[in-house]
Parts: sequence; C1' cells; structure tokens
RNA sequence: GCGCCUGUUGUCUAAUGGUCAGGAUCUCAGCCUGCCACGUUGGGGGUCCGGGUUCGAUUCCCGGCGGGCGCA
Repeated sequence: GCGCCUGUUGUCUAAUGGUCAGGAUCUCAGCCUGCCACGUUGGGGGUCCGGGUUCGAUUCCCGGCGGGCGCA
C1' cells in the first nucleotide's frame, strides 16, 4: 500500500427498517440484617464520526477514524 471482518452504557452482550435500544455486570439509594455480606426493589449510564437512501436508520449504502486477520 491492497483486500476481508469489525465498532452499542465503565465491562460483556441482545435488537426483521418502526414499541421508552433489552439483559448481565458496575454504580447510587431504599428495604432486609445487631453490623457486613447475600438477597430484594428502584434510579444512573450506550448505538465511533460525517454524509446518503428512506415517511422512518443501531440496522442499508459511501467516506473517515479505531481494532483484528490476510497479502505484498
């Protein structure tokens, strides 16, 4: 340099183009307990960036950036 794959809360992981983007973990608060832990209830936190297609994009297309693999 070229090709292929990939990018969702702090971490891991779901989501036929249409429902408040779901779950686990994390964290905060309440309950529970003599205290802690466990358990339980509730709250917090996310679609890499920019365009395009579409009535509507996490999803499809293009470019950029990051990561992985291969070729040279």

The RNA shown here (transfer RNA) has 72 nucleotides and comes from a Promethearchaeota archaeon. Taxonomically the source falls in Promethearchaeota (Archaea, Promethearchaeati). The same sequence occurs in records of 2 taxa. It matches the Rfam family "tRNA". It is annotated as a transfer RNA. The sequence is in RNAcentral, with records from ENA.